A computed fold for a 505-nucleotide part of an RNA from an uncultured prokaryote, annotated as small-subunit ribosomal RNA, 5' domain.
Context: one part of a larger RNA
RNA sequence: AAUCAACGCUGGCGGCGCGCUUAACACAUGCAAGUCGAACGCGAAAGCCCGGCUUCGGCCGGGCAAGUAGAGUGGCAAACGGGUGAGUAACACGUGGAUAACCUACCCUCGAGUGGGGAAUAACCCCGGGAAACUGGGGCUAAUACCGCAUACGAUCCAUCGGACUAAGUCCGGUGGCUGAAAGCCUUCGGGCGCUCGGGGAGGGGUCCGCGGCCGAUUAGCUUGUUGGUGGGGUAAUGGCUUACCAAGGCAUCGAUCAGUAGCCGGCCUGAGAGGGUGAACGGCCACACUGGCACUGAGACACGGGCCAGACUCCUACGGGAGGCAGCAGUGGGGAAUCUUGGACAAUGGGGGCAACCCUGAUCCAGCGACGCCGCGUGACCGAUGAAGCCCUUCGGGGUGUAAAGGUCUUUCGGUGGGGACAAUGAUGAUGGUACCCACAAAAGCAGCUGCGGCUAACUACGUGCCAGCAGCCGCGGUAAUACGUAGGCAGCAAGCGUUGUUC
Numbered sequence: 001a002a003u004c005a006a007c008g009c010u011g012g013c014g015g016c017g018c019g020c021u022u023a024a025c026a027c028a029u030g031c032a033a034g035u036c037g038a039a040c041g042c043g044a045a046a047g048c049c050c051g052g053c054u055u056c057g058g059c060c061g062g063g064c065a066a067g068u069a070g071a072g073u074g075g076c077a078a079a080c081g082g083g084u085g086a087g088u089a090a091c092a093c094g095u096g097g098a099u100a101a102c103c104u105a106c107c108c109u110c111g112a113g114u115g116g117g118g119a120a121u122a123a124c125c126c127c128g129g130g131a132a133a134c135u136g137g138g139g140c141u142a143a144u145a146c147c148g149c150a151u152a153c154g155a156u157c158c159a160u161c162g163g164a165c166u167a168a169g170u171c172c173g174g175u176g177g178c179u180g181a182a183a184g185c186c187u188u189c190g191g192g193c194g195c196u197c198g199g200g201g202a203g204g205g206g207u208c209c210g211c212g213g214c215c216g217a218u219u220a221g222c223u224u225g226u227u228g229g230u231g232g233g234g235u236a237a238u239g240g241c242u243u244a245c246c247a248a249g250g251c252a253u254c255g256a257u258c259a260g261u262a263g264c265c266g267g268c269c270u271g272a273g274a275g276g277g278u279g280a281a282c283g284g285c286c287a288c289a290c291u292g293g294c295a296c297u298g299a300g301a302c303a304c305g306g307g308c309c310a311g312a313c314u315c316c317u318a319c320g321g322g323a324g325g326c327a328g329c330a331g332u333g334g335g336g337a338a339u340c341u342u343g344g345a346c347a348a349u350g351g352g353g354g355c356a357a358c359c360c361u362g363a364u365c366c367a368g369c370g371a372c373g374c375c376g377c378g379u380g381a382c383c384g385a386u387g388a389a390g391c392c393c394u395u396c397g398g399g400g401u402g403u404a405a406a407g408g409u410c411u412u413u414c415g416g417u418g419g420g421g422a423c424a425a426u427g428a429u430g431a432u433g434g435u436a437c438c439c440a441c442a443a444a445a446g447c448a449g450c451u452g453c454g455g456c457u458a459a460c461u462a463c464g465u466g467c468c469a470g471c472a473g474c475c476g477c478g479g480u481a482a483u484a485c486g487u488a489g490g491c492a493g494c495a496a497g498c499g500u501u502g503u504u505c
Stems, first nucleotide, its partner, number of pairs: 001504003005501005012377006018370002020335001025333003029330003034076003039073002042070001047064007083288003093212007102205003107201008115149001117147002124139006155179001157177009184193003214260001216258001221251003226248008263285004267278004290311005313324004341367001343366003349363001350361004380410004390401004414446001416441005424432001449494005454475003460489005470477002
């Protein structure tokens, strides 16, 4: 000098930040991912009105409620956003390259197309099983759900020709053959939104490589898919990625292997710099989602709020069987020196869905709590005595506190009360918020502490104590005059803080 700090004493206001560093311990409760009726088929009820019947209790039918609520099929999203740092010493990260070894939904752009059929299935109805979670059978039905057929500008694959370039057979173009598409909805009838196959782009990703960044040799040898090859498989793609066979290699004192520790970086702190330390907040990348494993769907996951299996734990149970996963936002217990509200709003920014209206959004924007930090402001200003009182010291003369107080004049920041009142949204829409800000009013009125005073180090006396009680960062103080302990007065330093402790330079 710094701090994600904590502790002690103290504490007026505002702005901007920051706030579980420990148990990746366990979690009650609520919310955090939905949306589309302009893809599709179903489709209530309460209540009100009308008619009929009535044993006067009500019952039946129709209409509105309403093609609403609702669940279901289907599409897109849910792989983003948010959290955490366990694991990882690794192409994880940083940086520079490679991809002639690759992918890319939505978006932009260009080209071509959108013809004609079929069979199902949820919802629904009926029957059944189960305590529940849920589930079996039969029957009906729709689609932008599913499946054939036709067509094919591109495209794939095969054959062939030409050109270009490369380290390496890759790109571009031509010809022939083979294979492979599609879905409709709305409309003001103008069109709009879609769908299919291709080329290009943007943005996003996968993979590979050079170099770089911890510690231990009281770890010296390690390795059998191991190192290489061939064939098969697999992937979007290279590759022992995988498998069979063949060869016997590969790594290592320039530190392999093993063990320990650790997410990496931009940065941040310190320092004149070199360097050292660090990786909270903000931004990029990675990894993880109760623990371990696995795949499914999908353009993308081996998927935090999806699935399956195993395990530990918790809960329900009719004992047969089931349910769950806060390292999302709040919040609880626990651990700890220690770290916040079970708040408001989608107004803005951004995201998902939708033609839109709009819906969702604990992302976000705000508010709350905490002097945790930084910054700013205030607790009054001027005048006022050879100088009150009190207190302290004293050589008893006096000295100090001290212009300090009182008193006089003045001001009103902050705070208080009353009134007006935004920007943020250039037209509408404001949670924040009657907030910021402005005006008026009253009255010095409501607002100072903490640590130190032997030397280092700025600031000294008195009393008490008597190697006791105690102090202490180092040197060291205290055993009867202690500027070093305790108290008081005075003084010094900083100030809504001041000290202490921890940590780094």